[in-house]
Context: one part of a larger RNA
RNA sequence: UGACGGGGGCCCGCACAAGCGGUGGAUUAUGUGGUUUAAUUCGAUACAACGCGAAGAACCUUACCAGGGCUUGACAUGCCACGAAUCCUUCAGAAAUGAAAGAGUGCCUUCGGGAACGUGGACACAGGUGGUGCAUGGCUGUCGUCAGCUCGUGUCGUGAGAUGUUGGGUUAAGUCCCGCAACGAGCGCAACCCUUAUCUUUAGUUACUUAUAUCUCUAAAGAGACUGCCGGUGAUAAACCGGAGGAAGGUGAGGAUGACGUCAAGUCAGCAUGCCCCUUACGCCCUGGGCGACACACGUAAUACAAUGGUCGAGACAAUGAGUUGCGAUCUCGCGAGAGUCAGCUAACCUCAAAAACUCGAUCUCAGUUCAGAUUGCAGGCUGAAACUCGCCUGCAUGAAGGUGGAAUCGCUAGUAAUCGCAGGUCAGCCAUACUGCGGUGAAUCCGUUCCCGGGCCUUGUACA
Numbered sequence: 001u002g003a004c005g006g007g008g009g010c011c012c013g014c015a016c017a018a019g020c021g022g023u024g025g026a027u028u029a030u031g032u033g034g035u036u037u038a039a040u041u042c043g044a045u046a047c048a049a050c051g052c053g054a055a056g057a058a059c060c061u062u063a064c065c066a067g068g069g070c071u072u073g074a075c076a077u078g079c080c081a082c083g084a085a086u087c088c089u090u091c092a093g094a095a096a097u098g099a100a101a102g103a104g105u106g107c108c109u110u111c112g113g114g115a116a117c118g119u120g121g122a123c124a125c126a127g128g129u130g131g132u133g134c135a136u137g138g139c140u141g142u143c144g145u146c147a148g149c150u151c152g153u154g155u156c157g158u159g160a161g162a163u164g165u166u167g168g169g170u171u172a173a174g175u176c177c178c179g180c181a182a183c184g185a186g187c188g189c190a191a192c193c194c195u196u197a198u199c200u201u202u203a204g205u206u207a208c209u210u211a212u213a214u215c216u217c218u219a220a221a222g223a224g225a226c227u228g229c230c231g232g233u234g235a236u237a238a239a240c241c242g243g244a245g246g247a248a249g250g251u252g253a254g255g256a257u258g259a260c261g262u263c264a265a266g267u268c269a270g271c272a273u274g275c276c277c278c279u280u281a282c283g284c285c286c287u288g289g290g291c292g293a294c295a296c297a298c299g300u301a302a303u304a305c306a307a308u309g310g311u312c313g314a315g316a317c318a319a320u321g322a323g324u325u326g327c328g329a330u331c332u333c334g335c336g337a338g339a340g341u342c343a344g345c346u347a348a349c350c351u352c353a354a355a356a357a358c359u360c361g362a363u364c365u366c367a368g369u370u371c372a373g374a375u376u377g378c379a380g381g382c383u384g385a386a387a388c389u390c391g392c393c394u395g396c397a398u399g400a401a402g403g404u405g406g407a408a409u410c411g412c413u414a415g416u417a418a419u420c421g422c423a424g425g426u427c428a429g430c431c432a433u434a435c436u437g438c439g440g441u442g443a444a445u446c447c448g449u450u451c452c453c454g455g456g457c458c459u460u461g462u463a464c465a
Base pairs, nucleotide, nucleotide: 001465002464003462004461005460007459008458009457010456011455012454013453015449016448019412020411021410022409023408026303027302028301029300030299031298032297033296034294035293042053043052064289065288066287067286068285069284070283073125077124078123079121080120081119082118083117086103087102089100090099091098092097107114108113127278128277130276131275132274136272137271138267139266140265141263143261148187149186150185151184152183153182154163155162156161167178168177169176193255194254195253196252198223199222200221201220202219203218204217226249229243230242231241232240233239292431305405309364310363311362312361313360314359315358321352322351323350326345327344331340332339333338371402376397377396378395379394380393381392382391418441419440420439421438422437423436424435
């Protein structure tokens, strides 16, 4: 000087408390451990691994296993020889691949040849999702959006270092004010950026309307909020408390933005890369299987256990988005998933598209039920060469556990929690109950800081560095 203390003082945070809803019990989905397996590819492991890499494993992906094959190789550059390239057919085979037959002979040219492509040969080499994240770059998580981390000159100290950055107030903030052997400065804080709440102007083939104008809306430019004004408190300061006006008030709300550093944190399997290792194999191609196994254990979710509800009928109101190998209206058929037909749309124009909770009416009457829907059987639909291992959906039948969950534990302070649907990416299809967004309805509580957890500043002790 730091770090630590079941030392002290001050302060903060959904940290506790006050509340609301969950997890832990059930079934299923998914990830992980374990076990099993020919293989169940690999990585991630307290917070900060476990619906994580994976924004989508039937083949492919795929890295794993079994079998069948190749050895200058699936891919790159260089040399030589032959053939344009390319297309079609037959046979063997699970395919990779092998054998045979036919069509075709193009472009440039100094007529030597050349360019592109294919086949063969020899050698340099290719190749490796093999190892090391404790050799690395880059990127990322975390403490933590916490308020800190430093420097120059000066001064003090033999020196390590100190001062500044401490102190009195104040703030979300090392934010600002005052004081002070310090005076300044940098990275952080804040502001500048984006979205949103109000208004004005300009413009508008969307909406309303018979039509124009206006309005909702759309998209450009501005205005507006700054403790600016008033009162009080305060040290006459910074600031705090209350009020006015205002759409909005003290950072208006949300986002992006993550200082010096810590964890030899994570990633050699995104990519790049040193070194080591393999080179007829640890490389490459193909078929099939596996990544989907299942006495069990854990995490994260979905659905429920019902009457604030289930079922049936009728009716109402969104926003974000996506679409030409696409979205697909209408009409017809089908109980339905869907099929046929074809209009419109490269989209404020057409389509996906029905919003759902909600409202009204009817019924059920507290039961393992008209709750719940797992599981299983049969019959179908769709995608795709191909749904057995291993897809999704529909109809009929079947109807399991489950009556609100022990110890323990999690999230959340307002348009939030809770609850209700909708869209998108990935994507042929989909195991999405995931993730990322969007809107609808819309609470309770915060006395307070004694305690639990994490953190900041000052101070004190130390046999720790």